[in-house]
RNA sequence: GCUCCCGUAGCUCAAUUGGACAGAGCAGCUCACUCCUAACGAGCAGGUUAGAGGUUCGACUCCUCUCGGGGGCA
Numbered sequence: 001g002c003u004c005c006c007g008u009a010g011c012u013c014a015a016u017u018g019g020a021c022a023g024a025g026c027a028g029c030u031c032a033c034u035c036c037u038a039a040c041g042a043g044c045a046g047g048u049u050a051g052a053g054g055u056u057c058g059a060c061u062c063c064u065c066u067c068g069g070g071g072g073c074a
Base pairs, nucleotide, nucleotide: 001073002072003071004070005069006068007067010026011025012024013023019057028044029043030042031041050066051065052064053063054062
C1' cells in the first nucleotide's frame, strides 16, 4: 500500500428481510429479608448504536468518507 471482519449501557453480548418503545446478563442504586453482612427476592436508573454525510415514509441494519481494533496479502 491492497483487502476482509469488528465497533451497541461501566463490562460481556442480543436486536430475524430495514418497521412498533434499542433489550438481556453482570456491575451500580433503592427497598425488602437478616442481630449484621453475603446470597436470594422486588424495583429503579443507565445508550449522541465510534464520528460525519447520504438513500428511504422509516436506518443498529443499506451506501460513501473518516477514526479505532483485529486478521490476510505484498
This is a predicted structure of a 74-nucleotide RNA (transfer RNA) from a Parcubacteria group bacterium.
It matches the Rfam family "tRNA". The family's RNA type in Rfam is transfer RNA.
The prediction has a mean pLDDT of 80.